[in-house]
C1' cells in the first nucleotide's frame, strides 16, 4: 500500500466482503520444558465449613490449673512467683481487602478559591499537672428462661466517672490603634470585665495526661470550564427563586422554620426517557480520531433491601445499634440466630474462569516501653498453552537415488539426503553431590517458598494445527454425480470438479493451529484534518424577516483572542529514550523526556473583537425620464356557439377503421330572422414582455406594486444570509350562496375483444364559472439556494442611454440592465456546462449516507374531510443506480434489394391411386429426421438375403473377423458319400496337400487346426463430451488486421457523406494510409471463327457399283468430331455526369455492358443434422447387448397431413398413315433380321468392349377419318378369370399381358406453392441402384414454345444508415399485480398480565428535636406526648414491556392461476 463483487464490455457513483493488529475470551484438534503476567466479563442471585482485627498487666480490681514456702485434722488452708479464661478502662475497629448495583451530577477531571472550615496518633515552642467524693462491671448469693440471654441483693478498683480550685496569648462582650481586603470583614495589638483543665503508671529513667499557639498530615465546603444518547420529552418549578429573623452546623446556604415579594431554569436544550461508575491509561489508526475502562494507580458509591440516629478526631460505620420487609436456620412455639460484593469452597447460572494450600521469613498496618501478639493485606506454592517471552524435539557425512505410496505420454518422474548406515554434541526432561542468593542499617537470629554452582549416563522420552478456484503462498489422481456436501464475497456441484470427499504432493505458522465472537484498521463509507447535492442519495414549492453566522476604506485608544518570554501546576505507575539487573528475552530498576492541558506574570498591537472619531465606493434616499398580458376594481365590445320563436324547406342527420347506440315527418340536419344565456378572448404573438414563485393575454378607466436609464443633490455601513415565524402558493378537493353555453370524473347506452369494468362513438351529473372561506401539495423543473467579486470571445432580441455622419424616421460607433444561440480556457463519469457557470474564491441557509421494508407504522401537531408536516424499527437482498458503448430488437424513420407484392401462365388444396409421415394396432409392426431448412428425407429398389437389442423359436462361446504367447501334432484346407435336423448345426466313413534340407523317409518350417490365456464382437448409449461431411441464413455483401488519429474508457476512425453498380463494384470528398477474407477474375459447358488433324464420322468434284443406300475408289471442300487459337474491351461515336466513376442512346458485331448456364458459399449463426458411412473420449455389455439360422415383420388401417401421377376432356379421344432428337448404356451384357404368340413373351443368336453392332419403335406435331357435350368412344379405379417373366421360393409381398367389369370424378372452400425467356407450360428418351420390381420417384437429355412485369403503397425475407430501449440466454427479451400455498419478522386489537417514577389521601416503627409530668445529692433516669417520618393500604392517571380470538399491509420461496400494466411511438408517449 490494495484487493474481490452490478456490465456483454467500460468510466463512475455506491454498498457488502477480505488481508492487519488486538483481547480477563470461549470452542475444536494436538501438546515437551521454563520464566514473567493474568483468571466468575453470566445471578449486587442464595450459601454449608474454616479462617480475614484485635491489642495492652508498665491504667484497674478479682485471678482457675501448674510451681515454691508455711502450717496441717492430711480433708486442706495460708503466703508468694507466674498468670490462662472473662471483666472494667485505653487505642484500634472510619485502616486494609471486595465490588460497580445505584449515579449523567451531591460524582468524575482540569485549574482555582475557603477573609466561611475541621484534623486522634505525630513533630516543635510555652505553660501546667492542686484538693476531694460517691459509684460501677467482673466476682459472689438467689431467681427466671429451651436457648439468646435477664433481673434483684451485698461488695470491689482505676489513667472510668464527679465536685471544687487555679489559669493563659483560649472563648465571650464593651471599648480603641495600625495594617489589609471590591465587600460584608481579615490580621496584629491595647484596656477592662465574665467563663473554662488536667491522671497517673513503672524497672527511677522515662512516659503518661491537661491547656495555648505553630507545623506536618488527612479531610468538609464553594466556583469556572469539560462530561453519552434522545424533541416521536418543550415547556419544567411552591423551599420553587430571592429578602428578614430565628434555628442549626467544624463551616457557608432554603441545609430547617415563620413571614415578606414573585420570582428562578429553558432552543448555548430546562424538565423527561434511555444507557453508564469516573480518571490516570488500554486497544487501534500515519495523524487526527473512533471503541474501551479487565489487571496496576487516584476519586466516588455500595455491603440482604428500606429508613435511622448513637459513639467517635474521623461514620450516620461491610465482619457495630435500633426499627420495618423478604429470605434461611434453631425453637420446649413462649420466643430467638443471620447477612461471603473479605480469602478459600458449595450449588446455581452460564461457551466460560483455579487450591476449602504454606507462612507471617519479608513488605506494610493496629497495640504496646518493650519481648512480642495479630494480619486470607501481603509473601509464596498448587490448578489453567489465558497470553507474552524464551528454549528443545538434534548436528554432520550419506546414491544418477533403497523400499513403501502417489502420477504417468509406460521412456520416466515424486517423495528425496529424505531414510537406512556411519561418526559426533549433551541444552531439556532423569540420576547424585553441594549451599552461593532472596537475610538486613553494629552484631546475632531468622526461609514458607524458590533455586544458583559441580558430576552422570545416553538420540534416547519430546510435532501438530489450518489451506492449496481467484482474492492469497501452495496441483494432480481416485470417488461422487444440483445427490453426498462446502462457502468470509465472488461463487463450486447436473458423469473427466485444482472449489465436495479420501490419498500423493505442495503452501503457512509450528507447542501451536485454525474457528467463532468482538474493537480500531482498511472506510475520504459521516470528510476538523479529508466528501458530496443538473441527471448517480441530496437545493427548502417562493418570498419577507427574528435569534445567530458573516460583513467596506482610513485614524486614535484597550489588550479579549493571538504571538511570545516566564513561573506554577499536570500524582505514582504506563507510553517514548538512554543506562543498568535476571545467561538473552519477555519481566525489572535509575535517570531523562513526554503528558500536545490549566491558571498567574511580562511583553507586542499587524491582524480579528471592542470604543471613539471620520470617509463614501456598497446600501438607501432625492430629481427628471421609460417599457411591460405585474396586482385589485368597475364598465364596454366583437366571434363562435347553444336554447328559444318565427319563417323557407322536407328525408334524412349525425357519428366511424367500419358501425351502432342517439336526433328527426309532433318537421330534424340545412338556411334567413330577432330574442336570450354563460364561458373564453383569434389575428397583432415573437428565440417577445412583466412578476418572488404560483402565474399573468379582448377594449376602457380608477387605484396601486416592482424594475431599468440618467443626473450626481442626500444620509453614512443603514449590508448579506437567515434555524424557528409569517406571507404567498398550480390543479384537484371541501363548506355556504349564487351560476351553468361548451366541456366533462362517476354513471347509462353502442361499439370492438377470447374478455373490454379501457382506448372510439352517442348522451351525462358533480367539477370547470362568480362571491366568501378552507386545504397547502404537484416532474410546484433551469430536476441548477441566496448575495457578492473575479475569469476569451462571436451574434440576435427586447428597454435605455451617449458620440459621430449639417438635419433624420436612417446608418456607424459606443455604453448599461434584461432575454436566447454559439463557443475558448477551466470543471465534469460522461452528457455537458461555460460572464444567466455546473469555472475560480468568498458568507450564510437547507439536504444526502447502499436497495427493498417506507415517505409506511406508532406518537405529536395542522385540516370540516380528503389528507398534509415530522418520521422510525425487525426482517430481507447483494446489489440498486448514473453516463456513455457494441450488438439485437421495434406493431421507430430513411435508402435500396428479391418471383417478396403487384401484372401474368400453370398449379395444390376437391377424386381415384402411389408414395413418406402422424395416430392407432401388433409379438414385431427396427432406427434416425421435426417450422422455413422432417415428411417420393437416410432408402441410387425391404419377397429370403439385406434388416438393425423388431418379435417367436433353435444353436453357439476364444467366437463370424484380427494380432500374440505357450503347447500338441500332420491329424489340416479341399472333395465324395451316407444318417438326424426346417436350417445352422451336429455325427460317421473314405480320399487328401505345401516349401526347403535331403542319407527317401526322417528332420524342420510357414499356413492351417486343437487347447489355454491375453483379447476379439455390440448398428448399445451420449451428436449437450468430440474430428470429418452437411443443412440454413445466402452467391446477400458484407467480415476483419497493421499502423495512425480521436476518447479516462469500452469503442471509434478506416467501413461514414455525395454519386454510380449486381457487388464494401468504381469515382468524389474525407484524419485517415494500406492490407487480407469475401465481390468480380482466372476454370467448366454453350453461342461465332481461324488453324491443325480426318477415322468408325463427312461426300461438293472426279470414277465405279446397286432395287436402293457414301456402298465402293478417292477427297477434306462442307457437316461432323476434338485439339489449340482468336473474339467483347464501355474499346467507338453522341448525350448526361463534378474535367469523376459511371449510366442513357447508336455503330459495327455471331455475341454488348456479368452474352447464357455450372463449379466456386467469407467472418459467423442455429449445443442445427448425422456416434446407423466412417474416426473417436466416456459409460454399459462379455454362455450375450456379440455370431449363426428358420419363420415373420419393416407392406399391417375407423383416421389425418405433406409430395406426386392420371383425370374430369373437343386446343380432346380414338384408328390408320408419314417427320424430326439428343444424351446415354451394353460382356454373368445390349442383343439385330427370321419364326410362334392377340399380348407380355418365346425360340433362335447375326453383329458388337461400341461416331462403326445393338438397345431404338421418339413422342407431342403433321394428314385423313370416326366421336358431337353425354358421366360419353371422357377417366381409368377397384374386381374376377386365364397367362409372361424373374428368382431356391411371387400366401403374407412382385412385375407385366389378355379378355371381362368400369368406382370417384363435370377444375376443386379457407388457404397455399412454381415460374421473368429457350424460362413456364406440355412432349416423349435415357441412366444409376438392380436376379425381378413397387420409378408416378431420383439424376440427366433434347423437341414444341407462351403470357406478363419498366411499379414499390402493402405481405414476407435481406443489406446500410439513424433514432429509441429497463433487452445482452440479447423480443421466443425483460417484467406488474391480484389470487392461491409454506415461511419469517412487524403494526391494529375486545381484552389479560408485569414494571417503573411520581401525585392525593390513610396508617405511622425506630429514631433526632422539642414539650409536659414524674423520680433524683451529683451523673444519670423513667413515662406520655407534638411536628417529621421507612414499609404499608387506598384511588384516579402516566408510562414501558409480555400476551390475545381476528385482522392490515410486507419480506422471501426452480418450474402454480388470471390478464399484460410498463422497457420500442410496447401497440392509447
Nucleotide at each position: 500500500a490494495g484487493a474481490g463483487u452490478u456490465u456483454g464490455a467500460u468510466c463512475c457513483u455506491g454498498g457488502c466482503u477480505c488481508a492487519g493488529a488486538u483481547c480477563g475470551a470461549a470452542c475444536g484438534c494436538u501438546g515437551g520444558c521454563g520464566g514473567c503476567a493474568u483468571g466468575g466479563c453470566u445471578a449486587a442471585a442464595a450459601c454449608a465449613u474454616g479462617c480475614a482485627a484485635g491489642u495492652c498487666g508498665a491504667a484497674c480490681g478479682a485471678g482457675a490449673a501448674a510451681c515454691c514456702a508455711u502450717c496441717u485434722u492430711c480433708g486442706g488452708a495460708u503466703g508468694g512467683c507466674a498468670g490462662a479464661c472473662a471483666g472494667u478502662g485505653g487505642c484500634g475497629a472510619a485502616a486494609g481487602g471486595g465490588c460497580g448495583a445505584g449515579u449523567a451530577a451531591u460524582g468524575c477531571g482540569u485549574u482555582u478559591u475557603u477573609a466561611a472550615c475541621g484534623u486522634g496518633c505525630c513533630c516543635g515552642u510555652a505553660g501546667g499537672u492542686a484538693a476531694g467524693g460517691g459509684a460501677u462491671a467482673g466476682c459472689u448469693c438467689a431467681a427466671g428462661g429451651a436457648a439468646a440471654c435477664u433481673u434483684g441483693g451485698a461488695u470491689u478498683a482505676a489513667u472510668a466517672c464527679c465536685u471544687u480550685a487555679u489559669a493563659a496569648u483560649c472563648u465571650c462582650a464593651u471599648c480603641g490603634u495600625g495594617u489589609c481586603a471590591c465587600a460584608a470583614g481579615g490580621c496584629a495589638u491595647g484596656a477592662u470585665g465574665a467563663g473554662c483543665a488536667a491522671a497517673g503508671a513503672u524497672u527511677u529513667a522515662u512516659u503518661g495526661c491537661c491547656u495555648a499557639c505553630g507545623g506536618a498530615u488527612c479531610g468538609g465546603a464553594g466556583a469556572a470550564c469539560g462530561u453519552g444518547c434522545u424533541a416521536u420529552c418543550a415547556g419544567g418549578u411552591a423551599g420553587u427563586u430571592g429578602g428578614u429573623a430565628a434555628g442549626g452546623u467544624a463551616a457557608c446556604g432554603g441545609c430547617u422554620u415563620a413571614c415578606c415579594a414573585a420570582g428562578c431554569c429553558u432552543a448555548u436544550g430546562a424538565c423527561g426517557g434511555c444507557u453508564a461508575g469516573c480518571g490516570g491509561g488500554u486497544g487501534u489508526g500515519a495523524g487526527a480520531g473512533c471503541a474501551c475502562g479487565a489487571c496496576c494507580c487516584g476519586c466516588c458509591g455500595c455491603a440482604u433491601c428500606g429508613g435511622g440516629a448513637c459513639u467517635g478526631a474521623g461514620a450516620c460505620a461491610c465482619u457495630g445499634c435500633c426499627c420495618g420487609g423478604a429470605c434461611u436456620c434453631c425453637u420446649a412455639c413462649g420466643g430467638g440466630a443471620g447477612g461471603c460484593u473479605g480469602c478459600a469452597g458449595u450449588a446455581a447460572c452460564g461457551a466460560a474462569u483455579a487450591u476449602u494450600c504454606c507462612g507471617c521469613a519479608a513488605u506494610g498496618c493496629a497495640c504496646g516501653a518493650a519481648a512480642g501478639u495479630g494480619u486470607g493485606a501481603c509473601g509464596g506454592a498448587g490448578c489453567a498453552a489465558u497470553g507474552c517471552c524464551g528454549c528443545g524435539u538434534g548436528a554432520a557425512g550419506g546414491a544418477u537415488g533403497a523400499a513403501u505410496c502417489c502420477c504417468c505420454u509406460u521412456g520416466g518422474g515424486g517423495u528425496g539426503u529424505a531414510a537406512a548406515c556411519u561418526u559426533c554434541u549433551g541444552u531439556c526432561a532423569g540420576g547424585g553431590a553441594c549451599u552461593a542468593g532472596g537475610a538486613a542499617a553494629a552484631a546475632a537470629a531468622u526461609g514458607a517458598c524458590c533455586a544458583a554452582u559441580c558430576c552422570c549416563a545416553g538420540a534416547g522420552g519430546a510435532a501438530g494445527a489450518g489451506c492449496c478456484g481467484g482474492c492469497u503462498a501452495a496441483c494432480u489422481c481416485u470417488g461422487u454425480g444440483c445427490c453426498a456436501g462446502c462457502a468470509g464475497c465472488c461463487g463450486c456441484g447436473g458423469u473427466a470438479a485444482u472449489a465436495c470427499a479420501g490419498a500423493g504432493g505442495g503452501c503457512u505458522c509450528g507447542a501451536g493451529c485454525g474457528u467463532u465472537g468482538a474493537u480500531c484498521g482498511g472506510a475520504a463509507u459521516c470528510a476538523u484534518u479529508g466528501g458530496g447535492c443538473u441527471u448517480a442519495a441530496a437545493g427548502g414549492g417562493u418570498a419577507c424577516g427574528u435569534a445567530g453566522g458573516c460583513g467596506g476604506g482610513c485614524u486614535u485608544g484597550u489588550a479579549a483572542g493571538u504571538a511570545u518570554u516566564u513561573u506554577g501546576u499536570g500524582a505514582a505507575a504506563u507510553c517514548c529514550c538512554a543506562c543498568g539487573g535476571c545467561u538473552c528475552a519477555a519481566c525489572c530498576g535509575u535517570g531523562g523526556a513526554a503528558c500536545u492541558g490549566c491558571a498567574g506574570a511580562g511583553u507586542a498591537a499587524a491582524c480579528u473583537a471592542c470604543a471613539a472619531g471620520u470617509c463614501u465606493u456598497g446600501a438607501g434616499a432625492u430629481c427628471g425620464g421609460u417599457a411591460g398580458a405585474g396586482g385589485u376594481u368597475g364598465u364596454c365590445g366583437g366571434a363562435a356557439c347553444a336554447a328559444u320563436a318565427g319563417g323557407u324547406g322536407g328525408a334524412g342527420c349525425g357519428g366511424u377503421g367500419a358501425a351502432a347506440u342517439g336526433c328527426g315527418u309532433a318537421g330534424a340536419u340545412a338556411u334567413c330572422u330577432a330574442u336570450u344565456g354563460g364561458a373564453a378572448c383569434g389575428c397583432c404573438a415573437a428565440a417577445g414582455g412583466a412578476g418572488a414563485a404560483g402565474u399573468c393575454a379582448g377594449a376602457c378607466a380608477a387605484c396601486u406594486g416592482g424594475g431599468c436609464c440618467g443626473a450626481u443633490u442626500c444620509u453614512g455601513a443603514c449590508g448579506c444570509u437567515g434555524a424557528g415565524g409569517u406571507a404567498c402558493g398550480a390543479a384537484a378537493g371541501c363548506g355556504u350562496g349564487g351560476g351553468u353555453a361548451g366541456c366533462g370524473a362517476a354513471c347509462g347506452g353502442g361499439a370492438u375483444u377470447a374478455g373490454a369494468u379501457a382506448c372510439c362513438c352517442c348522451g351525462g351529473u358533480a367539477g370547470u364559472c362568480c362571491a366568501c372561506g378552507c386545504c397547502g401539495u404537484a416532474a410546484a423543473c433551469g430536476a441548477u439556494g441566496u448575495a457578492c467579486a473575479c475569469u476569451a470571445g462571436g451574434u440576435a432580441c427586447g428597454a435605455g442611454g451617449c458620440a459621430u455622419g449639417c438635419u433624420g424616421a436612417c446608418a456607424u460607433g459606443u455604453u448599461u440592465c434584461g432575454u436566447g444561440c454559439u463557443g475558448a480556457a477551466g470543471c465534469a463519469a460522461a452528457a455537458g456546462u461555460a460572464u444567466u457557470a455546473a469555472g475560480u474564491g468568498u458568507a450564510c441557509c437547507g439536504c444526502c449516507u447502499g436497495g427493498g421494508g417506507a415517505g409506511u407504522a406508532c406518537g405529536g401537531c395542522c385540516g370540516c374531510a380528503a389528507g398534509g408536516c415530522u418520521a422510525a424499527a425487525a426482517c430481507u437482498c447483494a446489489a440498486a443506480g448514473g453516463a456513455a458503448u457494441u450488438g439485437a430488437c421495434g406493431g421507430g424513420g430513411g435508402c435500396u434489394c428479391a418471383c417478396a407484392c403487384a401484372a401474368g401462365c400453370g398449379g395444390u388444396g376437391g377424386a381415384g391411386c402411389a408414395u413418406g409421415u402422424g395416430g392407432c394396432u401388433u409379438a414385431a409392426u427396427u432406427c434416425g429426421a421435426a417450422g422455413c431448412a422432417a415428411c417420393g428425407c437416410g432408402a441410387a429398389g425391404a419377397a429370403c438375403c439385406u434388416u438393425a437389442u423388431c418379435c417367436a423359436g433353435g444353436g453357439u462361446u476364444u467366437g463370424a473377423c484380427a494380432u500374440g504367447u505357450a503347447u500338441g501334432g500332420a491329424u489340416u484346407a479341399g472333395c465324395u458319400u451316407c444318417c438326424u435336423g426346417a436350417a445352422a448345426g451336429g455325427g460317421a466313413a473314405g480320399u487328401g496337400a505345401c516349401g526347403c534340407g535331403c542319407u527317401u523317409g526322417c528332420g524342420u518350417g510357414g499356413a492351417a487346426c486343437a487347447u489355454a490365456c491375453a483379447c476379439a464382437g455390440g448398428u448399445g448409449u451420449u451428436g449437450c463430451a468430440u474430428g470429418g461431411c452437411u443443412g440454413u441464413c445466402g452467391u446477400c455483401a458484407g467480415c476483419u488486421c497493421g499502423u495512425g488519429u480521436c476518447g479516462u474508457g469500452a469503442g471509434a476512425u478506416g467501413u461514414c457523406g455525395g454519386g454510380u453498380u449486381a457487388a464494401g463494384u468504381c469515382c468524389c470528398u474525407u484524419a485517415g494510409c494500406g492490407a487480407g477474407c469475401g465481390a468480380a477474375a482466372c476454370c467448366c459447358c454453350u453461342a461465332c471463327u481461324g488453324c491443325u488433324a480426318g477415322u468408325u464420322g463427312c461426300u461438293a468434284c472426279c470414277a465405279g457399283g446397286u432395287a436402293a443406300u457414301g456402298c465402293u475408289g478417292a477427297g477434306g471442300a462442307c457437316u461432323c468430331u476434338a485439339g489449340u487459337g482468336g473474339g467483347a474491351c464501355u474499346g467507338c461515336c453522341g448525350g448526361u455526369g463534378u474535367c469523376a466513376a459511371a449510366c442513357c442512346g447508336g455503330a459495327g458485331g455471331a455475341a454488348g455492358g456479368u452474352g447464357g448456364g455450372g463449379a466456386u458459399g467469407a467472418c459467423g449463426u442455429c449445443a442445427a443434422g448425422u456416434c446407423c458411412u466412417c474416426a473417436u473420449g466416456g459409460c454399459c455389455u462379455u454362455u450375450a447387448u456379440g455370431c449363426c439360422c428358420u419363420g415373420g415383420g419393416c407392406u399391417g388401417c375407423a383416421c389425418a397431413c405433406g409430395u406426386g401421377c392420371u383425370a374430369c376432356a373437343a386446343u380432346g379421344g380414338u384408328a390408320c398413315c408419314u417427320a424430326c432428337a439428343g444424351a446415354g448404356c451394353g460382356a454373368a451384357g445390349c442383343a439385330a433380321g427370321a419364326c410362334c404368340g392377340c399380348a407380355a413373351g418365346g425360340u433362335g443368336g447375326a453383329g458388337c468392349a461400341a461416331a462403326u453392332c445393338g438397345c431404338a419403335g421418339a413422342a407431342a406435331a403433321g394428314g385423313u377419318g370416326c366421336c358431337c357435350c353425354a358421366g360419353u368412344u371422357c377417366g381409368g379405379a377397384u374386381u374376377g378369370u386365364g397367362g409372361u417373366c424373374u428368382g431356391c421360393a411371387a400366401c403374407u409381398c412382385g412385375a407385366c399381358c389378355a379378355c371381362a367389369u368400369g368406382a370417384a370424378g363435370u377444375c376443386g372452400g379457407a388457404a397455399u406453392c412454381g415460374c421473368u425467356a429457350g424460362u413456364a407450360a406440355u412432349c416423349g428418351c435415357g441412366u444409376a441402384u438392380c436376379a425381378g420390381c413397387u420409378a408416378u420417384g431420383a439424376c440427366g437429355c433434347g423437341g414444341u414454345g407462351a403470357a406478363u412485369a419498366u411499379g414499390u403503397u402493402c405481405c414476407u425475407g435481406a443489406g446500410c444508415c439513424u433514432u429509441g430501449u429497463a433487452c445482452a440466454c440479447a423480443c421466443c427479451g425483460c417484467c406488474c399485480g391480484u389470487c392461491a400455498a409454506g415461511u419469517c419478522a412487524u403494526g391494529g386489537g375486545a381484552g389479560c398480565u408485569g414494571g417503573u417514577a411520581g401525585u392525593a389521601c390513610c396508617c405511622g416503627a425506630a429514631g433526632c428535636c422539642g414539650c409536659a409530668c414524674c423520680a433524683a445529692u451529683u451523673c444519670a433516669g423513667g413515662u406520655g406526648u407534638g411536628u417529621c417520618g421507612a414499609c404499608g393500604g387506598u384511588a384516579a392517571g402516566a408510562u414501558c414491556g409480555g400476551u390475545g380470538a381476528c385482522u392490515g399491509g410486507g419480506a422471501c420461496u426452480a418450474a402454480g392461476u388470471c390478464g399484460u400494466a410498463a422497457c420500442a411511438a410496447g401497440g392509447u408517449a